[in-house]
RNA sequence: GCCCUCAUAGUUCAAUGGAUAGAACAAUCCCGUCCUAAGGGAUUAAUGUGGGUCCGAUUCCUGCUGAGGGCA
Numbered sequence: 001g002c003c004c005u006c007a008u009a010g011u012u013c014a015a016u017g018g019a020u021a022g023a024a025c026a027a028u029c030c031c032g033u034c035c036u037a038a039g040g041g042a043u044u045a046a047u048g049u050g051g052g053u054c055c056g057a058u059u060c061c062u063g064c065u066g067a068g069g070g071c072a
Base pairs, nucleotide, nucleotide: 001071002070003069004068005067006066007065010025011024012023013022018055027043028042029041030040031039048064049063050062051061052060
């Protein structure tokens, strides 16, 4: 220098054009207990960034940023 893949919650992963973006773990609160623990319930929290296509974009196209891989 060229090519490919990836970027979603604090963490690990779903959702591949259409409902309020879902789950587990974590966190907070409550129940529970004499206290703690186990167990149960509730709550908070996310689409890297700029543009485009579309009635509608996490999803498709594209610039940039970042991570990983391949070739030279």